[in-house]
RNA sequence: AAUUCGCCCUUAGAGUUUGAUCCUGGCUCAGGAUGAACGCUAGCGGCAGGCUUAACACAUGCAAGUCGAGGGGCAGCGGGGGGCGCGCUUGCGCGUCCCGCCGGCGACCGGCGCACGGGUGAGUAACACGUAUGCAACCUGCCCCCGCCAGGGGUACAACCCUCCGAAAGGGGGGCUGAUACCGCGUACAUCCCUUGGGGGCAUCCCCGGGGGAGGAAAGCCCUUCGGGGCGGGCGGGGAUGGGCAUGCGGCGCAUUAGGAAGACGGCGGUGUGACGGACCACCGUUCCGACGAUGCGUAGGGGUUCUGAGAGGAAGGCCCCCCACACUGGUACUGAGACACGGCCCAGACUCCUACGGGAGGCAGCAGUGGGGGAUAUUGCACAAUGGGGGAAACCCUGAUGCAGCGACGCCGCGUGUGGGAAGACGGUCCUCUGGAUUGUAAACCACUGUCCCCAGGGACGAAAAUGACGGUACCUGGGGAGGAAGCUCCGGCUAACUACGUGCCAGCAGCCGCGGUAAUACGUAGGGAGCGAGCGUUGUCCGGAAUUACUGGGUGUAAAGGGAGCGUAGGCGGGGAUGCAAGUUGGGUGUCAAAACUACCGGCUCAACUGGUAGUCGCACUCAAAACUGCAGCUCUUGAGUGAAGUAGAGGCAGGCGGAAUUCCUAGUGUAGCGGUGAAAUGCGUAGAUAUUAGGAGGAACACCAGUGGCGAAGGCGGCCUGCUGGGCUUUUACUGACGCUGAGGCUCGAAAGCGUGGGGAGCAAACAGGAUUAGAUACCCUGGUAGUCCACGCAGUAAACGAUGAUAGCUCGUUGUCGGCGAUACACAGUCGGUGACUAAGAGAAAUCGAUAAGCUAUCCACCUGGGGAGUACGUUCGCAAGAAUGAAACUCAAAGGAAUUGACGGGGGCCCGCACAAGCGGAGGAACAUGUGGUUUAAUUCGAUGAUACGCGAGGAACCUUACCCGGGCUUGAAAGUUAGUGACUGAUCUGGAAACAGGUCUUCCCUUCGGGGCAUGAAACUAGGUGCUGCAUGGUUGUCGUCAGCUCGUGCCGUGAGGUGUCGGGUUAAGUCCCAUAACGAGCGCAACCCCUACUGAUAGUUGCCAUCAGGUCAAGCUGGGCACUCUAUCGGGACUGCCGGUGUAGGCCGGAGGAGGGUGGGGAUGACGUCAAAUCAGCACGGCCCUUACGUCCGGGGCGACACACGUGUUACAAUGGUAGGUACAGAGGGCAGCUACCCAGCGAUGGGGUGCAAAUCUCGAAAGCCUAUCUCAGUUCGGAUUGGAGGCUGAAACUCGCCUCCAUGAAGUUGGAUUCGCUAGUAAUCGCGCAUCAGCCAUGGCGCGGUGAAUACGUUCCCGGGUCUUGUACACACCGCCCGUCA
Repeated sequence: AAUUCGCCCUUAGAGUUUGAUCCUGGCUCAGGAUGAACGCUAGCGGCAGGCUUAACACAUGCAAGUCGAGGGGCAGCGGGGGGCGCGCUUGCGCGUCCCGCCGGCGACCGGCGCACGGGUGAGUAACACGUAUGCAACCUGCCCCCGCCAGGGGUACAACCCUCCGAAAGGGGGGCUGAUACCGCGUACAUCCCUUGGGGGCAUCCCCGGGGGAGGAAAGCCCUUCGGGGCGGGCGGGGAUGGGCAUGCGGCGCAUUAGGAAGACGGCGGUGUGACGGACCACCGUUCCGACGAUGCGUAGGGGUUCUGAGAGGAAGGCCCCCCACACUGGUACUGAGACACGGCCCAGACUCCUACGGGAGGCAGCAGUGGGGGAUAUUGCACAAUGGGGGAAACCCUGAUGCAGCGACGCCGCGUGUGGGAAGACGGUCCUCUGGAUUGUAAACCACUGUCCCCAGGGACGAAAAUGACGGUACCUGGGGAGGAAGCUCCGGCUAACUACGUGCCAGCAGCCGCGGUAAUACGUAGGGAGCGAGCGUUGUCCGGAAUUACUGGGUGUAAAGGGAGCGUAGGCGGGGAUGCAAGUUGGGUGUCAAAACUACCGGCUCAACUGGUAGUCGCACUCAAAACUGCAGCUCUUGAGUGAAGUAGAGGCAGGCGGAAUUCCUAGUGUAGCGGUGAAAUGCGUAGAUAUUAGGAGGAACACCAGUGGCGAAGGCGGCCUGCUGGGCUUUUACUGACGCUGAGGCUCGAAAGCGUGGGGAGCAAACAGGAUUAGAUACCCUGGUAGUCCACGCAGUAAACGAUGAUAGCUCGUUGUCGGCGAUACACAGUCGGUGACUAAGAGAAAUCGAUAAGCUAUCCACCUGGGGAGUACGUUCGCAAGAAUGAAACUCAAAGGAAUUGACGGGGGCCCGCACAAGCGGAGGAACAUGUGGUUUAAUUCGAUGAUACGCGAGGAACCUUACCCGGGCUUGAAAGUUAGUGACUGAUCUGGAAACAGGUCUUCCCUUCGGGGCAUGAAACUAGGUGCUGCAUGGUUGUCGUCAGCUCGUGCCGUGAGGUGUCGGGUUAAGUCCCAUAACGAGCGCAACCCCUACUGAUAGUUGCCAUCAGGUCAAGCUGGGCACUCUAUCGGGACUGCCGGUGUAGGCCGGAGGAGGGUGGGGAUGACGUCAAAUCAGCACGGCCCUUACGUCCGGGGCGACACACGUGUUACAAUGGUAGGUACAGAGGGCAGCUACCCAGCGAUGGGGUGCAAAUCUCGAAAGCCUAUCUCAGUUCGGAUUGGAGGCUGAAACUCGCCUCCAUGAAGUUGGAUUCGCUAGUAAUCGCGCAUCAGCCAUGGCGCGGUGAAUACGUUCCCGGGUCUUGUACACACCGCCCGUCA
């Protein structure tokens, strides 16, 4: 929250599409269940259950017999009697023969049973089952009740005997015999026929009574005290039980199964049956079933019930109970009360076995058991003690039914594996920030207890009413013993409870879904720890749930899947007002039934529970009584729904016929001349055989300009010149008529754009195909020139479209505003009203939203159609239609974890609007060509250390690589180490020197302590130890710092408001600005980080202060000079102030502001700098530093020597110098600023051509010093590879430094290369700027500096403008992008 008057009960969700959101929608999970199986594990007991597969085949044993009180008998056993023989003692014992005499009894005749019990689910979609009825259409052995009867005869056949056949199974013939076996006769109420009286019902009919006729019976046995008793037998009637038949209703899938049926449907008469019936037969009729799903195919035993679920439902039918069906497969009947018969018969078939080959035997889906199949399912057990069954008079016999036991955690339930104490919080393990802590953990040890299970001993049941116990010495009870013998499994990323370490490195693996794993994995493996359940725990399969994801309860269809292209209309569904009746639906009461078990509630029994017992309860169906509101039915009535009439009215509504003008093309003729045409530009094409253009005439076809309109008409498709004819529909007015006649509409029928098809016409223009020309990488296209079907007409077919309002039809109801079309009304052109159409906006409401909103996508009602994740696919197969093309109907396998709708924020667009920037344009100077310098790539190398790589790397880190640096390479050394700290010990250290060596280093000789408060300290060495060390890796683990967008104007927040939400608003709009700068407007109001300002330099000025600066005035003085006294006015220096604010004036504007002007050193930000918002690029840097993790430890550490970082076929970037006359050279001459300076800068003098050297002075500096160049003046060169240019090379020197070979700079002499202004392309700059000229500084011994950072001197040109290129801001639009267009994505190939 739904529900409800109220209360209670009941109802649970989550993950996954996106950058985020809402919705739709699928997938997946958490729950329960199981005849289960598999993995790991396993102590006990109780109760249940255990071939789901091959209704596959079966060895062996058992599972149905019994009755001697029905009978004949006597094979076997026992007893008795007799005979014979033997041991031999009358007697006894033994053997043998005879007698059925007795107990009994194999086989046989006979009776009953064997149709039950037990198994299985193959078949069956059926009256098989369930439920409720009916039988006036039936049967029923044994059992119960009632009535009656049982008289008198006869005959046969087994066994048996004889004999024959056969291997056997078995069979044939002859003979004897009994019965409760069989057969007549007598009697008898059943039954049937004829007739008659009465009564009843439900149609055929039924019941009771009288008369006549026909007509069927029987069995004995046992006991007896001889009285009888018992068990049986027959007939009839009734009951009970069990069955049979019939009917209503109910419960499966497919319509890609739509027609089926010939005994089929019915009638009459028969046959048959226990009985009805086409069940069967003869005849007659032609009917019967079916979209309310016949027929066919597939699947299946049905129910009580079981599982799940809130319920409604969905799924299932194992155990138990009921019913059915079956018994190797198929078929037939016999017997019988009952069978078409699991352990009976016969026939056929398959299979197995025996066989003498002629012929026979068998049927585990009974209990065990075997093979086989399978993932998988048990003992060839005990007993009839109990319960039940069969037979019997009974004793009793039989009973794999049943009662028990055995096996397997297969399930449910119960119990245990200890309890209490115990902190040094032990050892061990694991983790960490590691002298230590955390955790395992009161856990263990240890102490004290207990005894369920267990072991030993003793007692010992119930189940059994007299006897009888398989289970069983079991359950249970008592005593004793002793913590001893008893815990695992799964999981720990989210869903979902539970976290760390190591290993691994998109590998190995995990995974139910989403997804983990590419070097810091809570997701893999292991360990520690933890969570859950626990003798189990997980996994797999299946069902229900969650899933409102088939929606009856309880869904949808404009855009997510989904409205049929449209109309007419059949069946069907639904249907206006009033009164009356009926009672089918409906509601209530009663009765019957709803088997038991189950389930639920309550109460009992096993110690509890599971399990089990008792009582009560439910739906449904049938009957009955009642009610009459609603639906229905019947007739009556009404007018508002619907229709009709009358009067008007608008219209591209339809069909047919006729007519018209404009234009294109073509033909003929004229005029006329060189082109026309076409395109982005062209070409193909046409044209001197005269085109195009133009004039006149003619032919032919198609379409109808203007009017013309979110105008009209039509059901939709669709309809457009004018006239005529025929014709459909609408609207308005009218209250004359009918009286619910209505709505919808599965199938069906009709209509249905364009293209297409058939036949025949027609053909001007246009124009698929096709051809040519272009475009292009290609161009089977877009463009151009041609051009055929077709487009047009007639008659047919086809039947589809984004057939769209992506919105089915009908009816009613629910605020307003504003157009327009056609009517009505009124005296009226207006305004207002009303009916019908057609548009826009909007309220409530709806909606996921956008939107819809009286023309609904709102609120209701009825009917139809359609949807159920994406792909596969509107495909395949089948069927129907079609001439074909094709249309309609319409799947599955497989595959994915989504596919989708609407909206949001961004990003993007060869979308749009506005705006900015040396972005373009306008200019000036460069780069790209040359040589050299430098950096990079590449290559090379022992090494050429490393990093930086579009913009944003490349004169970058580096603001100084000969050694060092140095990280690289080669070689030689060291291993607590090159450096620092702590602690013993030693006493030196040092200085000088020798040897080996390239040095480091190794070895040797000489020398040898200092201070002291006397404790020690300093210094050096040194063994051991703890800390080392690493420019090794990871900038994608990081801090810090930096680049870039970009000094672009943006980026956000609080509260409020809007939106379901992401989010929006503010921040948009109109102006303005350099600016989100400001103003106005405004559901926003404010605020923050940015902008601006505050800071520094510079331009003007004032005050203060004057040395090392300055010199106007005064004085001195020099060749000259602020040189000196003096002064601080000026310049300047360096501190504090002033000044500029659109302040003033004019114009304009609401304002902000803009334009112009004045004044002013400066004018609208005066110029420059510092300052860089939220963020982006996993941008850069582990090699500046720091730091996590990993790695090396006689080496990836460290020392030393040498080499390399400087290589060189090449390529690129950045620069320098040039190519010259605005110049070069020579001479003369002028003017800065900012800085530096003691291992320094150096005046001045001397030497040298010079670099420089030798002297030497000042200055730690406004004092000394380092120092301009272009410029200006004069001269010369005269356009050339030059007096341009200076590379390269040779020679000679200088300087620094242990050391200039690799590899420094400078000087002089000589040499004198390329280069004559640079292709495509590209860079900088808008004023003291570009250009040009020099100067300084850092680093530094020196310098590869032409670099970098600063400084001043000289000093331009141009900007119309914003179309375009690049970048950016803002608004808007589209989007299938969000890793964001360097996106996404399609096809082909591998």